Predicted 3D model of a 1390-nucleotide RNA (small-subunit ribosomal RNA) from an uncultured bacterium. Its mean pLDDT, the model's own confidence on a scale to 100, is 84. RNAcentral holds the sequence, with entries from ENA. It matches the Rfam family "Bacterial small subunit ribosomal RNA". Its family is annotated with structural constituent of ribosome and ribosome in the Gene Ontology.
RNA sequence: AGAGUUUGAUCCUGGCUCAGGACGAACUCUGGCGGCAUGCCUAACACAUGCAAGUCGAACGGAGAAUGUCAAAUGAAGUUUUCGGAUGGAUUUUGAUGUUCUUAGUGGCGGACGGGUGAGUAACGCGUGAGCAACCUGCCUUUCAGUGGGGGACAACAGUUGGAAACGACUGCUAAUACCGCAUAAUGUCAUCUGGGGGCAUCCCUGGAUGACCAAAGAUUUAUCGCUGAGAGAUGGGCUCGCGUCCGAUUAGGUAGAUGGUGGGGUAACGGCCUACCAUGCCGACGAUCGGUAGCCGGACUGAGAGGUUGAUCGGCCACAUUGGGACUGAGACACGGCCCAGACUCCUACGGGAGGCAGCAGUGGGGGAUAUUGCACAAUGGGCGCAAGCCUGAUGCAGCAACGCCGCGUGCGGGAAGACGGCCUUCGGGUUGUAAACCGCUGUCCUUGGGGAAGAAACAAAUGACGGUACCCAAGAAGGAAGCCACGGCUAACUACGUGCCAGCAGCCGCGGUAAUACGUAGGUGGCAAGCGUUGUCCGGAUUUACUGGGUGUAAAGGGGGCGCAGGCGGGAAGCUAAGUUGGAUGUGAAAUACCGGGGCUCAACUCCGGAGCUGCAUCCAAAACUGGUUUUCUUGAGUGGAGUAGAGGCAAGCGGAAUUCCGAGUGUAGCGGUGAAAUGCGUAGAUAUUCGGAGGAACACCAGUGGCGAAGGCGGCUUGCUGGGCUCUAACUGACGCUGAGGCCCGAAAGCGUGGGGAGCAAACAGGAUUAGAUACCCUGGUAGUCCGCACAGUAAACGAUGAAUGCUGGUUCUUGGCGAUAUAUUGUCAGGAACUGAGGGAAACCAUUAAGCAUUCCACCUGGGGAGUACGCCGGCAACGGUGAAACUCAAAGGAAUUGACGGGGGCCCGCACAAGCGGAGGAACAUGUGGUUUAAUUCGAUGAUACGCGAGGAACCUUACCCGGGCUUGAAUUGCAGCUGCAUGGGGCAGAGAUGUCCCUUCCCUUCGGGGCUGCUGUGAAGGUGCUGCAUGGUUGUCGUCAGCUCGUGCCGUGAGGUGUCGGCUUAAGUGCCAUAACGAGCGCAACCCUUGCUGUCAGUUGCCAUCAGGUAGAGCUAGGCACUCUGGCGGGACUGCCAUCGCAAGAUGUGAGGAAGGUGGGGAUGACGUCAAAUCAGCACGGCCCUUACGUCCGGGGCUACACACGUGUUACAAUGGGGAGUACAGAAAGCCGCUUCAUGGCGACAUGAGGCCAAUCUUGAAAGCUCCUCUCAGUUCGGACUGGAGUCUGCAACCCGACUCCACGAAGCUGGAUUCGCUAGUAAUCGCGCAUCAGCCAUGGCGCGGUGAAUACGUUCCCGGGCCUUGCACUCACGCGCCCGUCA
Repeated sequence: AGAGUUUGAUCCUGGCUCAGGACGAACUCUGGCGGCAUGCCUAACACAUGCAAGUCGAACGGAGAAUGUCAAAUGAAGUUUUCGGAUGGAUUUUGAUGUUCUUAGUGGCGGACGGGUGAGUAACGCGUGAGCAACCUGCCUUUCAGUGGGGGACAACAGUUGGAAACGACUGCUAAUACCGCAUAAUGUCAUCUGGGGGCAUCCCUGGAUGACCAAAGAUUUAUCGCUGAGAGAUGGGCUCGCGUCCGAUUAGGUAGAUGGUGGGGUAACGGCCUACCAUGCCGACGAUCGGUAGCCGGACUGAGAGGUUGAUCGGCCACAUUGGGACUGAGACACGGCCCAGACUCCUACGGGAGGCAGCAGUGGGGGAUAUUGCACAAUGGGCGCAAGCCUGAUGCAGCAACGCCGCGUGCGGGAAGACGGCCUUCGGGUUGUAAACCGCUGUCCUUGGGGAAGAAACAAAUGACGGUACCCAAGAAGGAAGCCACGGCUAACUACGUGCCAGCAGCCGCGGUAAUACGUAGGUGGCAAGCGUUGUCCGGAUUUACUGGGUGUAAAGGGGGCGCAGGCGGGAAGCUAAGUUGGAUGUGAAAUACCGGGGCUCAACUCCGGAGCUGCAUCCAAAACUGGUUUUCUUGAGUGGAGUAGAGGCAAGCGGAAUUCCGAGUGUAGCGGUGAAAUGCGUAGAUAUUCGGAGGAACACCAGUGGCGAAGGCGGCUUGCUGGGCUCUAACUGACGCUGAGGCCCGAAAGCGUGGGGAGCAAACAGGAUUAGAUACCCUGGUAGUCCGCACAGUAAACGAUGAAUGCUGGUUCUUGGCGAUAUAUUGUCAGGAACUGAGGGAAACCAUUAAGCAUUCCACCUGGGGAGUACGCCGGCAACGGUGAAACUCAAAGGAAUUGACGGGGGCCCGCACAAGCGGAGGAACAUGUGGUUUAAUUCGAUGAUACGCGAGGAACCUUACCCGGGCUUGAAUUGCAGCUGCAUGGGGCAGAGAUGUCCCUUCCCUUCGGGGCUGCUGUGAAGGUGCUGCAUGGUUGUCGUCAGCUCGUGCCGUGAGGUGUCGGCUUAAGUGCCAUAACGAGCGCAACCCUUGCUGUCAGUUGCCAUCAGGUAGAGCUAGGCACUCUGGCGGGACUGCCAUCGCAAGAUGUGAGGAAGGUGGGGAUGACGUCAAAUCAGCACGGCCCUUACGUCCGGGGCUACACACGUGUUACAAUGGGGAGUACAGAAAGCCGCUUCAUGGCGACAUGAGGCCAAUCUUGAAAGCUCCUCUCAGUUCGGACUGGAGUCUGCAACCCGACUCCACGAAGCUGGAUUCGCUAGUAAUCGCGCAUCAGCCAUGGCGCGGUGAAUACGUUCCCGGGCCUUGCACUCACGCGCCCGUCA
């Protein structure tokens, strides 16, 4: 810092998406250790249980316990006894008096802090800065003064008593630092008088005098601690104010204590805070009120910044404590663990009543995607109470759980190539995993065991550590226990195989998947991060995509239809003053923490400590005076006024005019008129249309007329008059900034429409009829009502457009024009205000705009922020209504769009070509047959080809074979090729048997070469390999068809364009041709065209057999038959010839034209081969080759038979005909090319013939070899025939192993349809069409009427390019671009 995505491609606009960072997170997979942080974001939902606020006996009276002393009572054990007792004094009880401890109650202080939560709150709540001369402040510090003397109660307690309980009630006793008088009294308070000083106002401070009023508490270890009054301080609070603080106007008016005043009350204090009275104010587009949402901030995240988002943890403030309300106490509360009332809920109950409040710490249920232990300790820090010891403290310090986050560490390190095994890929050679592993050596962070062992204590008299035997240190052990997750089509680092086959699935966007998926799933490999990795969610960024920094509005979204104008915003020249903005300085504040910089401490880091700078802000004071503002004075150029002129469809009203249409009356006149592409409806013999005259009525104003004029826009058009608005020019007398813009507001506002009253000729929605059409609710025609016209009133919209808001200034030219004014030489020219065209600079995405800007600037207004939904819904406002204004969301798409480019296309245009049409000739479509195809049938009717460009096509030969199909019978290393290993000696040939054959079996015969090692050949076995006309022509090569033998298709350099791209290749002329010439920001070049090649037509030369025969000779029935010759013909090599070269005309040239010359041939002489870049995913895997997939005792292979030849039908291509330009018979003439020994066959004989037999020629310019139409003669005479020959019967011939399915040919007989073919359609422009025969390939034969060739005879027509088809070039439009009958698109249905 950008990237992907709209298109065939391009530039732009514009949205969507991604890469980054962050988190109190959650989820998937995985998980070694430690440190530091963090952990209910949801139900301010409900809570079991425990704990979280007590303390003081040095305030007080009691009570209790322990203990000491004294007194009284009691009197045990024991001792003694005469048994009566004595002694002894334990024990117990009571009382008094001490000591120590505990404490319910009274009393004091604290429970207003600490801790939690964010429901409410849009507010002086918070932040920031001020103010209080309008206030309070317990404990604390300090100063002054004081603490004298009395009194009466109430708890506790005792008794009685109520209640289930909670909790009371009554009677009686009692203490105090509890309560109440009295005394004392000021620097306190109040009142009066008085002096001095100060302030922004109300007022404040201070001195003096007099009067009135108000205090106190004791305890004790005798050290002290308390108590009362007053002053000051500190701390903490209260109140007020400036500024700032979310969204909605589809919330525009709100307000009655409301705004202010006076009196009174209340408060610590000001105040409508409350109250009585008076006044009617107050707030609001600078957004009141209302609705929604929200605790605010320091900060946090992000960002280059400006900003945007956020307000967990830590810190400050606020608010709340089950919901609502209320006060009490107190220095402080309207009080989380206080009180009262009300509500809801929960619990207890004896039903009468009671109890409770986890948004404290743990914990439970619930909600939720989701958030921890009912832990330890007061050792430290801090807090409450206490003189203190101390007690309390879920504040706090610690521990536990959680990868939730940040930071650190580890899971080893070094050596180690046979580059092992395995995996994966492979072109099979190898590559990769990979020094990775194994193996060898080393180390010990974490870990385990053992030993030692803190700081944290502040406080040295001692004692005291929750954490914790923790951190840390030492020793030993052992590589042993510790790696995953995501991704790999592009964005975005990283690729292969297999599986799947628009299925399963992926996906953040574009998009992948329909049989070769780097995008799905798996594997191998690779990339990234790492105790984590991905996903999801949210925020910022990228997004200059709300634009302050930093955007736009003619056509992409976007200028209001136009004007006037209040508020607001902005505003000309000069001078003075001021100091609000502005700038500088100083001071205060801007808490700490955070962030930044520099240091320090934990081994480092995270973390933490110290110091610094900073916190861009606010406030106060001082200073400056350029700019803005304010104020004063002044100026004239902005603006306006006056004066003199001037053009105009500017507006309103009244009047007038002619042309035309229609209607009415009358005349003339007769059969039609009218209308259309053509018609019909309609009108007309009751007299139309046409024509003449007269009349009526309404509407609109031809020509002039124009890129013209006027107006703010809408708009304005005959003439005259009246009233009236604005502009422009000249002048420079007056005012002296009076200006510009303009949210709301007001006014104007085409057409259609609405209301009402007129009017109504023509035109004409609706409607009717006639046509058109598949239909025609349309276009066309005939009619026709609202309406169009006028008055008044409404409506308020248009592509209301220059799709361009208004104003001002500035920035080059050229040309035309309207209206003024001036100069002038009357050619012309200057200037002002308009209206137009062109071209610069500049702008723009481009097209384009360009002094009438879309340029350069300033001011103000309006509007835009992806497409659809939608200018829709709801609400509100307006309207009589129609409807208008304002104006969303859900949902959905990844685009929608602008300009331009290349093509393709157009029932767009221009130019041109082609048997394209036209002009002709002959056909097809009807018949029969042949053949191919579709369909149907079948065991199979093998497969392919299917508009043109399939259909006598692959096939240039299906009876078997072919053959791929079907049925049946066989084989399995196989029918064929080949390597290796082992064995074998056969294989072959002949014959017999079984069988449909393949095959099986039997008999006979039986290897070759050799250097003696072996080799060759055959068969068998095994193995590697085969085989497949099985699939994919949409994986391919090669080949082919077609556009099209059409004239096109491109490149290099240069130039133009931001770019796609253009230019060149366009234009003019010309050509068969992008053929050539000229012109030219192009200059050249390539593939095509043409030429070169073959053939044919003329000729020269060379050669002369198998060809030829002029001369000479021989010879025959005849014949180049023979000798001979190469002259001619001919054959086939090499040449020549034709080039618009010559002439004439036209033309710049290229070239064109000519019954031109010459010439065999004339403008490419005819024909062939030759097919540019490309299009049709055109055809072919079955000609061949080939990737991938599939079959392997079969989808391979062999054999027999069948089928490919089927047959209701449909189509294509042909053959033969329908006849007399003909059929039949007889006679007779003339080719070319090609082939031939498994052949072509002359001749002879036989046969009616197909053919057979025999003798011969030819491996070919030697032989086969003879054409038919034609010509001559005869016959037939227009008929289903002497036309036509299908079909059928009979008899044969030939080929072949074999003609049944299923061959051709011959003879005899039979003799079908058919009498020239509907719509429609095909070929052909000259040796062509038509017509006639001949040959060849394939081939045993042939279903050949096909195909490919050859010659014979031999026409007609072309005016011309309007139309049909195809094509080329230029241009134009386009929403098409897999690109126009398979485009694109709209609606309905699924």